[in-house]
This is a predicted structure of a 1530-nucleotide RNA (small-subunit ribosomal RNA) from a metagenome.
The coordinates come from a structure-prediction model, not an experiment, and the mean pLDDT is 82.
């Protein structure tokens, strides 16, 4: 960095989509170790349990256990003693009492409990971020300084006593301490007040002096010394009080920055200021009276959200985000609310109200995991009820320590990153196996096996750390500190104590390659192809798209690729998208210039002088935390991860300079704009008013029978007199000829003449303003036609309607009528393809030509006509612009200012909402869904009911035919057991079939056979043999309809097996060949070269010619190949050669006729002259001549057998028809005791019917009889057959001749004579009886052909419709292959007779070339639109109904602060002897304000909602064809 995807193809525009990267992820296969991090995003949903905040006895008063001392009781006791009753008893236990010493428990006291940890519900906000401010303000604990610490009182807990109560828990009574609580002393200070000074931006702030008020405190512990044991004093350390500064932390205000939505446009009543007050720590409407009437405006309202360092992407400017970690903020069940404190309106405090959840004796309570783990629910989804205070902090304490779910560790998850392994060298019979194969081999592949190693990780033994530093005890050593060598305190020395991880990290030792590889992918993008299965099914698929029998795309396997303890796959960010364009887009036709103008705000702004410093640029301080991102450099084996030091934080604020530029202020200019003046143009614009011409109408004359109207008609008007004419008369619109890419106007737009009032552009010239300028969101005015309203008016035209045509239909198009409207005046509407589809202005940039309007110069008698300026208007072009088209001083060029508008198509300019409107509507404007494209321009080509040349038996014009009849044949349909299969517009249908009775055959019924009817090869046997090799394998009988099958027999004479045969089976849409068509039509392309971004073009177009892209000429074309043509065959004329079977002129002999003549026939010799065979040349080439013509070439003419490719034939371009054949053949798949082979029969021939294609016909150009001429090419040995003879005949019977220029075979029409006489016939001949021949094993199904008899339909064929331009059609025979035999009337030739017409090229139907238009490219048999029916799906509207936020007014009114009251109540302090009073407070009530909560009415919003309304998708519906060609009515 870019790629696929709109087309045939192209360029472009555009959207959609992929490659990256990441992520608190999940989910799918898989899973081997480690280290480091990181884990409830969802319902701030409910919580069971256990922990999360305590501490201090050196602050106090009591003190439980334990231990210890002591009494004293009981028991039991070694032992001593002993009258054996007993005493005595050290020592144990147990229990009581007192003292000690101990520090739980729970109280009073003090600090802390506001930290630390969660969570992100609210919040759009001074929340947060950044940078100021506080002279407007606090600050426990801390660290420095000053001073001081003093003398009294009276209580309440705990505790005992009594009550209530299930419980929480409460109440009474009484005793008691304190660093708890109150007075009083003193007053460094600090607070007022005031003086001075010195600073500030004001209130003022700081220092200093003055003097009055006022305003403190509390001990506890260590030691010395002294004591009369009460105490007293020295001392130290902790505390406490006043105050002064720090230090850190906090409040408070303020600049700036901080999502979307205007379909949220106005909001506000404590609101905005003022003045006192009150309140706070402090400012401040924070509250409250009073008093002004202001404030705000992207305000207000909605929606959505914690902010930020940063994280994530991107070249980068941005876009995204705010998980971990840091910092602020809020929040702690939901809502209010104060209290204590230095700090809270307080996560594990309180009160109340709610909702839940629990205990309960029913009366009342108790609670709050959005700490830590953990459970339930909800989710696609997120862990342990672990372990330690070792370590690092924080609370408390002097301390020791205790506590700390904070942290510090395990632990569980591949959630991410990073390491590291699954082994490593050597090994080629390239091993088996798999897979693929062209069957030869290939890959898998050194890759295994195997030798030899090594030993990381895991396994196991064994060692073992750092993290520990403290404190503190105990010895000691110095300092401080004090009267002190006490004590205490600090500093250091030894030696002791401390580890939850953990027996881990690491380190050694054994041991064996042993335990450790998946995952997607392979059509292109995109690295990576082969088989098989299935067969639009099954399935993939991010796009484009694969799958209908040969799938590198579905599945599976092999075989490759890519990453690997992970690998895909959804989801979501950025990016690629320059696809919202600041960097960096556009609007003439692709999306997109508002109809037009005027003008508010805004934005820009001419030349010149001076100030100023807002912007701008330097520089400096000062901030921009920490982490993190770079860089260096260290630590963990590396690394991830971390530790240090840089740089960086692009930014804010101050501060100083700069002064070009911009802004402001200022004086000035005139080159921008504008005023006045002159004399011209002009359908501007409004009102008045005149005028002719045409149309209808009405009168009245003439006049008669049709008029009108059309493709053609009819409808409708006329005998009651129309059309047609003349004449008056009326009425309404409109303004012919001038009339023009002229003219004018902001645009719509204006069009007969005058007159009046008016706008505005140009043109010249001089004077005056002296930037007064351009653009312009909102606002304003105007704005065709239609349509609204209300009043005129309506000649003419005409929506709707109404007839009449046209059609399948025809609500149209055509006719004939006609009404609203067109018209006027008064009011609406506010839109057009309101188009140059081109926003206003200004300014610059090569030119020709033409016209309108003024000028100026020259010249003229004048008008022109020429030269030139200045405006408008038009063409055509240069450079540049453009995707192209095309634009081009009238810019779509080049810049500048302002404003408008677009971002894929469709939904959709549509709904909702809001404003206009009388209404129709107009504006302003979406979202669900839903496609992968929509487009725009120019390409090549098809097509066109576009044009244009041009051709052709296409039409014409002519002759003959089919289409009617019978037969024949092919088809189609019907039939059947089969009616075998293929061919199906032309280009299937007398076609494969050049010949189905069997056989052919491929079909049907039946019987049979299985290496087979046919092939090749290997094995044994056996005959012959020249040893090389060759060849051969039967008969009899029985059964059967035959094929076969059984048995027997002979001399040898056949066994039985594999590989394969065999298949008219399937697919001609897999194929090869082959053919057929356009079409013997003139086309089709190359290679270089130019053009064009480029598909393409060019050439090959153009003028002329021809049959022809034939050939000249011109030309950014030059050449060339395929095709035409010529080369070939054949006819057609000549030469020359040759001579048998050909042929006889002329010669010569024989014979016949005859007259022994001539002459004529025959036949033989001879020739080869002609014919003819059949080989070779020649000939025709627009050579010659005349016209026309540049040329090619026509045209005509001579000559010539032929004359302008002479006649025909073979030869058939690039390519279209998935055109035709797997059934001629080859060929893939299929069948294998059959879908192969064989056989009998039957069928393909089957017949209400349709077509095709023939033959014969219909008659007199005929029909019959008879008699005469006259070919050609073609066959013949299982042939062809004469002469002869036999039937009437088919034909028999015989068999010369012939392996063929020799032999075989009558040509018919035609000509001549004669009968028929216009009829269903002497026409026709079908059918249908008999009687025969011939082929053949065999003619019933189902051959032909001859004779006798029968004699059908049919008298020229309806719409339509084929062939043919000369030896042609038409017409007459003949011959041939297939063929035993024939359905041959077919087909392929042959020759005989012998026409007629082409005026032309308008149409018809095919083709060929230029051009145009296309929304087609399967290419008009194309595309494509709407409605209806059915399904789906989002949606809009709807009487309604729920549910949610939330205004407004009204009740109620908890808790609590304020006030207010306080007649009850009360120890400290005052007076008093007491009693009481006082001073202060308290409970109680009461006001104001107030949460829920309750009543009305209103909005917002969101679900549902009978029915309804388009949309959008759907298989091959159903109507019609509207649009794209002139789409058939542009």
């Nucleotide at each position: 960095a870019g790629a696929g995807u709109u087309u045939g193809a192209u360029u472009c525009u555009g959207g959609c989509u992929c490659a990256g990267a990441g992520c608190g992820a999940a989910c799918g296969c898989u899973g081997g170790c480690a280290g480091c991090g990181u884990g409830g995003a969802u319902u701030a949903g409910g919580c069971a349990u256990g922990c999360a905040a305590g501490u201090c006895g050196a602050a106090c008063g009591g003190g439980a256990a334990g231990c210890u001392u002591u009494a004293a009781a009981u028991u039991c006791a070694a032992g001593u003693u002993u009258u054996c009753g007993g005493a005595c008893g050290a020592g144990a236990a147990u229990u009581u009492g007192a003292g000690g010493u101990g520090a739980a428990u729970a109280g009073u006291g003090g600090c802390g409990a506001a930290a630390g940890g969660g969570u992100g519900a609210g919040u759009a906000a001074c929340g947060c971020g950044u940078g100021g401010g506080u002279a407007a303000c606090c600050u426990a604990c801390c660290u420095c300084g000053a001073a001081g610490u003093u003398g009294g009182g009276g209580a309440c807990a705990a505790c005992c006593c009594c009550g209530g109560g299930a419980a929480a828990c409460c109440g009474g009574g009484g005793c008691u301490a304190a660093u708890a609580c109150c007075g009083g002393a003193u007053g460094u200070g600090a607070u007022u007040c005031u003086c001075u000074g010195a600073u500030g931006c004001a209130u003022a702030u700081c220092a200093g002096g003055g003097g009055g008020a006022u305003u403190a405190a509390a001990g506890g512990u260590g030691g010395g010394u002294c004591u009369u044991c009460g105490g007293a004093u020295c001392u130290g350390c902790c505390g406490c009080u006043u105050u002064g500064a720090g230090a850190g932390g906090g409040g408070c205000c303020c600049g700036c920055g901080u999502a979307c939505c205007a379909u949220c446009a106005g909001c506000u009543u404590g609101u905005u200021g003022g003045u006192g007050a009150g309140g706070u720590a402090a400012u401040g409407g924070c509250u409250c009276a009073c008093c002004a009437a202001g404030g705000c405006u992207u305000a207000c309202g909605g929606u959505u959200a914690g902010c930020c360092g940063g994280c994530c992407u991107g070249a980068g400017a941005g876009g995204g985000u705010g998980a971990u970690c840091g910092g602020c903020c809020a929040c702690a069940c939901u809502g209010g609310g104060a209290c204590u404190g230095a700090g809270a309106c307080a996560c594990u405090g309180c009160c109340c109200a709610g909702a839940c959840u629990c205990c309960u004796a029913c009366g009342g309570g108790a609670g709050g995991c959005u700490g830590c783990a953990g459970u339930c629910g909800a989710g696609g989804a997120u862990c342990a009820u672990u372990g330690a205070c070792a370590a690092u902090g924080c609370g408390c304490g002097a301390a020791a320590g205790c506590g700390u779910g904070a942290u510090c560790a395990u632990g569980c998850g591949a959630c991410g990153c990073u390491g590291c392994g699954u082994g490593g060298a050597g090994g080629a019979u390239g091993a088996c196996g798999g897979c693929c194969u062209u069957c030869g081999g290939g890959u898998u592949g050194u890759a295994a096996a195997c030798u030899c190693c090594u030993g990381u990780c895991a396994u196991u033994c064994g060692g073992g750390a750092a993290a520990a530093a403290u404190u503190g005890u105990a010895c000691g050593a110095g300092a401080g500190u004090u009267a002190a060598u006490a004590c205490c305190u600090c500093u250091u020395g030894u030696a002791u104590u401390u580890g939850a991880u953990g027996g881990u990290a690491c380190c050694g030792g054994a041991a064996g390659a042993g335990g450790a590889a998946g995952c997607c992918a392979c059509g292109g993008c995109u690295a990576a192809c082969u088989c098989u299965g299935a067969g639009c099914c099954a399935g993939c698929a991010g796009c484009c798209g694969c799958g209908g029998u040969a799938a590198u795309a579905c599945a599976g396997a092999g075989g490759u690729g890519g990453c690997g303890a992970g690998c895909g796959u959804u989801g979501u960010u950025c990016g690629g998208a320059u696809u919202u364009a600041c960097u960096g887009g556009g609007c003439g036709u692709a999306a997109a210039g508002c109809g037009u103008a005027u003008g508010u705000a805004g934005g820009u702004g001419g030349u010149u002088u001076u100030g100023u410093a807002u912007g701008u640029c330097g520089g400096a301080u000062g901030u921009g935390a920490a982490a993190g991102c770079c860089c260096a450099u260290g630590g963990c084996u590396c690394a991830a991860c971390u530790g240090u030091g840089g740089a960086a934080c692009u930014g804010c604020a101050u501060c100083c300079g700069a002064a070009a530029c911009u802004g402001c202020a200022u004086a000035a200019c005139u080159a921008g704009a504008g005023u006045a003046c002159a004399g011209g143009a002009g359908a501007g614009g409004a009102g008045a008013g005149c005028g002719g011409a045409a149309u209808u109408c009405u009168u009245g004359g003439u006049g008669u029978a049709g008029c009108g109207g059309u493709g053609a008609a009819a409808u409708g008007c006329g005998u009651u007199g129309a059309u047609a004419u003349c004449a008056a008369g009326a009425a309404g619109a409109a303004c012919a000829c001038c009339g023009g890419u002229g003219g004018c106007g902001a645009a719509g737009g204006c069009g007969g003449c005058u007159c009046u009032c008016u706008g505005g552009a140009g043109u010249g010239u001089u004077a005056c303003u002296g930037a007064c300028a351009c653009u312009g969101a909102g606002g304003u005015a105007c704005g065709a036609a239609a349509g609204u309203u209300g009043g005129g008016g309506g000649a003419g035209c005409a929506a709707a309607c109404a007839g009449g045509a046209u059609u399948a239909g025809a609500u149209a198009c055509c006719c004939u009528g006609g009404u609203a409207g067109u018209c006027c005046c008064a009011a609406c509407c506010g839109u057009a393809a309101a188009c140059g589809g081109u926003g206003u202005g200004c300014a610059c940039u090569u030119g020709g030509u033409g016209u309108g309007g003024g000028g100026g110069g020259a010249a003229u008698u004048g008008a022109c006509c020429c030269c030139u300026c200045c405006c408008g208007u038009g063409c055509c072009g240069g450079a540049g612009c453009u995707a192209a088209c095309g634009c081009g001083u009238u810019a779509a060029g080049u810049g500048c200012a302002c404003c408008g508008c677009c971002u894929g198509g469709g939904g959709a300019g549509u709904a909702c909402g809001g404003c206009c409107g009388c209404a129709a509507g107009g504006u302003u404007a979406a979202a669900a869904c839903u496609c992968a494209a929509a487009g725009a321009a120019a390409u090549u080509g098809a097509c066109g009911g576009g044009g244009g040349c041009c051709c052709g038996c296409a039409c014409a014009a002519g002759c003959g035919g089919a289409g009617g009849a019978g037969c024949a044949u092919g088809u189609g349909g019907c039939u059947u057991a089969a009616u075998u299969c293929g061919a199906u517009g032309c280009a299937a249908c007398g076609c494969g079939a050049a010949g189905a009775a069997c056989c052919u055959u491929a079909c049907c019924a039946g019987g049979g056979c299985u290496u087979g009817a046919c092939a090749u090869g290997g094995g044994g046997a056996c005959c012959c043999u020249u040893c090389g090799g060759g060849g051969g394998u039967g008969g009899u009988a029985g059964c059967g309809a035959a094929a076969g099958u059984u048995a027997c027999c002979u001399u040898u004479a056949c066994c039985a097996u594999c590989a394969c045969a065999g298949g008219u089976g399937c697919u001609g849409c897999a194929u090869g060949g082959c053919u057929g068509u356009c079409g013997u039509c003139a086309g089709u392309u190359c290679g270089u070269g130019c053009c064009g971004u480029g598909a393409g073009g060019u050439g090959u177009u153009g003028g002329g010619u021809u049959a022809a892209g034939u050939c000249c000429c011109g030309c950014a074309a030059c050449g060339a190949a395929c095709g035409c043509g010529a080369c070939c065959c054949u006819u057609g004329u000549g030469u020359c050669u040759a001579a048998u079977u050909g042929c006889c002129a002329c010669c010569g002999c024989a014979g016949g006729u005859g007259a022994u003549g001539a002459g004529c026939c025959u036949g033989c010799g001879a020739g080869c002259a002609c014919u003819c065979u059949a080989g070779a040349c020649a000939g025709a080439c627009u050579g010659c001549c005349c016209g026309c013509u540049u040329a090619c070439g026509c045209g005509g003419g001579a000559g010539g057998a032929a004359g302008g490719u002479g006649g025909g034939g073979a030869c058939g371009a690039c390519g279209u028809c998935a055109a035709g054949u797997c059934a001629g053949u080859a060929u893939g798949c299929c069948c294998u005791u059959a879908c192969g082979c064989c056989c009998u029969g039957g069928g393909c021939u089957g017949c209400a019917c349709a077509c095709g294609u023939g033959c014969u016909a219909c008659a007199a150009u005929g029909g019959c009889u008879g008699g005469u001429a006259u070919a050609g090419a073609a066959g013949g040995a299982u042939g062809c057959a004469a002469u002869a003879u036999c039937g009437c005949a088919a034909g028999g019977u015989g068999g010369a001749g012939c392996a063929a220029a020799u032999c075989c075979a009558u040509a018919a029409a035609a000509c001549c004579a004669g009968c028929c006489u216009c009829a269903g016939u002497u026409c026709g001949g079908a059918u249908u009886g008999g009687a025969g021949u011939c082929u053949g094993a065999a003619a019933c199904u189902c051959g032909a052909c001859u004779c006798c008899a029968u004699g059908a339909a049919g008298u020229c064929g309806g719409a339509u419709u084929c062939g043919c331009u000369a030896g042609u059609a038409a017409u007459g025979g003949c011959g041939u292959a297939u063929c035993a035999g024939c359905u041959a009337c077919g087909g392929c030739g042959c020759c005989g007779u012998g026409a007629a017409u082409a005026c032309g090229u308008u149409c018809c139907c095919g083709g060929g070339c230029c051009u145009u238009g296309u929304a087609c490219a399967c290419a008009c048999c194309g595309c494509c639109c709407g409605u209806c029916a059915c399904a789906u799906c989002a949606u809009g509207a709807a009487a309604g109904c729920c549910g949610u936020c939330u205004g407004c007014a009204c009740c109620c009114g908890a808790a609590g602060u304020c006030g207010c009251u306080g007649a009850u109540c009360c120890a400290a302090c005052c007076u008093g002897c007491a009693a009481a009073g006082g001073a202060g407070g308290a409970a109680g009530g009461u006001g104001c304000c107030g949460a829920a909560g309750g009543u009305g009415u209103g909005g917002g919003u969101g679900g549902u909602g009978a029915u309804u309304g388009g949309g959008a998708u759907g298989a091959a519906g159903u109507c019609g064809u509207a649009a794209c060609a002139a789409g058939g009515u542009a």